[in-house]
RNA sequence: ACGGGCCGGCAGACGGUCGCGUCGUCCUCCUCGGAGGGCGCCGAGGAACGUCCGGGCUCCACAGAGCAGGGCGGUGGGUAACACCCACCCGGGGUGACCCGCGAGAAAGUGCAACAGAGAGCAGACCGCCACGGUCGCGCCGCCUUCGGGCGGAGCGGACGGGGUAAGGGUGAAACGGUGGUGUAAGAGACCACCAGGGGCCCGAGUGAUCGGGCUCGCUGGGUAAACCUCGCCCGGAGCAAGGUCAGACAGACACCGAUUGAAGCUGCUCGCCGAGGUGUCGGGUAGACCGCUGGAGGGCUGCGGCAACGCAUCCCCGAGAAAGAUGGCCGUCACGGACUCGUCCGUACAGAACCCGGCGUAUCGCCGGCCCGUUCCU
Repeated sequence: ACGGGCCGGCAGACGGUCGCGUCGUCCUCCUCGGAGGGCGCCGAGGAACGUCCGGGCUCCACAGAGCAGGGCGGUGGGUAACACCCACCCGGGGUGACCCGCGAGAAAGUGCAACAGAGAGCAGACCGCCACGGUCGCGCCGCCUUCGGGCGGAGCGGACGGGGUAAGGGUGAAACGGUGGUGUAAGAGACCACCAGGGGCCCGAGUGAUCGGGCUCGCUGGGUAAACCUCGCCCGGAGCAAGGUCAGACAGACACCGAUUGAAGCUGCUCGCCGAGGUGUCGGGUAGACCGCUGGAGGGCUGCGGCAACGCAUCCCCGAGAAAGAUGGCCGUCACGGACUCGUCCGUACAGAACCCGGCGUAUCGCCGGCCCGUUCCU
């Protein structure tokens, strides 16, 4: 210099002007509930998004345990929690930095697998190879002969029959370990040597997943569990339109509990006090105001612990909270990118709060910083 990997950051800036929303303050009007106006502060995000996970919070339910259902799944750690994050292990990819992985169990059982192929799960005989059987053909040998031939024997070859064989061919993503030998009629872990994998026992390292090594057993027992299933762990339901207070409106009906046995409340329970209502379903009515509501598992600097995620301590900072929904437009200067007629024009993404957090996923013009890898050159 070029190419690449990982991590982090920014999301046009400043000024003016017009407008919108919350809040504060002042003024005016008023049917005293509010309405309008002036001024001032403040007013979206890294994803506010999708609503896919996890929690806080609220109400309901709940003795404990179990069933059903759902989720998670290498190991160790982090966390309020997680399906997230960090570190490591294993497997795969890359020359490398590094990346990828819903990563328990297929040797408990059941199921499933297109096409091709003879055969696809206690596998299979299509071609090939191999003996055997009778049969046909060929030549040879021996015996007999009425000289035409007949009988017997071993051999070679052909088709056939019932068998053996998983070495070889062929099909396939996959054909029941691989190579070489012994063996055999031909063959085969049938047997042997080496290699690969697996089981059992033992030793060493590590918190652990796991790794390294020794002995032994010929054990060679394919895939799929985001198929049923098995094992281990976790999980009650609904959601801020939760839920509560006040005001207003309306029409009640039914069921259950309750004054000898005492509802609700004080108060979660017992005792005690108090003394008449309470709960549910259906129907009817209303849909106004307020609370919940935004300072919180919050952010930053520094120090300490930790490889890290993260934790602890000190100090500092925090100025959306609407209710059908505000956060926008224009002008000027500058920045960045592009176009050309060269001083003008165009562009500056994705998107937008609605109870609040932690994640994940997805979208995003462009720009900046740090560390590392590879190739080449120079000193």

RNAcentral holds the sequence, with entries from ENA.
This is a predicted structure of a 379-nucleotide RNA (Bacterial RNase P class A) from Schumannella soli.
The coordinates come from a structure-prediction model, not an experiment, and the mean pLDDT is 77.
NCBI's taxonomy places the organism under Bacteria, Actinomycetota, Actinomycetes, Microbacteriaceae, Schumannella.
It is recorded under the gene name rnpB.